[in-house]
Annotation: Bacterial RNase P class A from an Alphaproteobacteria bacterium, 408 nucleotides, folded computationally. RNAcentral holds the sequence, with entries from ENA. Model confidence (mean pLDDT): 76 of 100.
RNA sequence: CCAGACGGCCGGAUGGCCGCGCCUCGCCAAUGGGGAAACCCGGCGGGGUGAGGAAAGUCCGGGCUCCACGGAAACGACGGUGCCGGGUAAUGCCCGGCGGGGGCGACCCCAGGGACAGUGCCACAGAAAGCAAACCGCCCGUCCAAGUCCCCCGGGGCGACGGCGGGUAAGGGUGAAAGGGUGCGGUAAGAGCGCACCGCGUUCCCGGCGACGGGAAUGGCAGGGUAAACCCCACCGGGAGCAAGACCGAGUAGGGGCGGCAGGUCGCAAGACAGGCGGGUUUCCGCGCCGCCGCCCGGGUGGGUCGCGCGAGGCGUCCGGCGACGGGCGCCCCAGAUGAAUGGCCAUCCCCCGCCGACGCCUUGGCGCAGGCGGGGACAGAACCCGGCUUACAGGCCGUCUGGCGCC
Repeated sequence: CCAGACGGCCGGAUGGCCGCGCCUCGCCAAUGGGGAAACCCGGCGGGGUGAGGAAAGUCCGGGCUCCACGGAAACGACGGUGCCGGGUAAUGCCCGGCGGGGGCGACCCCAGGGACAGUGCCACAGAAAGCAAACCGCCCGUCCAAGUCCCCCGGGGCGACGGCGGGUAAGGGUGAAAGGGUGCGGUAAGAGCGCACCGCGUUCCCGGCGACGGGAAUGGCAGGGUAAACCCCACCGGGAGCAAGACCGAGUAGGGGCGGCAGGUCGCAAGACAGGCGGGUUUCCGCGCCGCCGCCCGGGUGGGUCGCGCGAGGCGUCCGGCGACGGGCGCCCCAGAUGAAUGGCCAUCCCCCGCCGACGCCUUGGCGCAGGCGGGGACAGAACCCGGCUUACAGGCCGUCUGGCGCC
């Protein structure tokens, strides 16, 4: 200097004019306006404060609120996660590690338990895709026999093409994948047939919390793949949600119809027992209701205030930890609207891109700078809050590491 990997930050600045929301203080108005009511609303001035890293998607996890069902246990359905350890309020998130894959590397990726619980699938091609099998080929034997060689007058040997029988799975072909791989020996030719190494199964030892890693012995040298197929295993999970919910005001119809289930015992009665129902099933306990389940028609309110921001909060620093993160100390308060607030105009500057380019340096030409002209300045707006993940993003800056080239 170039290329790359990982992480962090910014994402316009300043001035002027006019205009906004909330909080707070002071003054004025308050016998004001709106409204049926609850309740809401004003003017001037001072001070404070006012969108995001994603506010987005609504994919997760929670806080919070409500729920006549609740507690214990078992079973089931549905949903989620899936190597190990750690972090956290919690997670499907984050950190660190293990194993596998990609990359020269820094690093990046993995829907990572189980195929001996069971079922399914592996199209086409191919001989064959679950327990076997032979298309081409190789070897042996035999039959026919073109031919060929030797010796000698009749014998012997070799023998292509082809047929039949047997052996074979090393070589070739098909395929995503084909019955372990490479090499040597052996064989008629081959084959774990034998051996060495790798791999696989079994047993044992060592290291590690663990996933796993290393080593030794042994061997019948062999039980394919697929579970982001159904499934099995382990663990986790009440429901609904701020349009939750609380209160105030106003108002109505405790309405009408249909079907099903239950409707028992004692007692003159009152009443008691039993019984029925309560967001999967069963058992026990407790509590609540007195009928339970389903369908159809219809009435009222759709106003106001709260909920609404002090938080698993932010910043700084120290300590512990590889790290996620945790703890101590100090400082700070940083939006709360409700048809929905932070905007509009002007000027200057800034950043980036393209063109021209006096001047300077090397020098057919190229590079750099002052200046000029033109263009661009991203993604995008809270509505209960927080922690994550995912997606979008013009341009710029910083740090660490890796690779390459050159110089000293």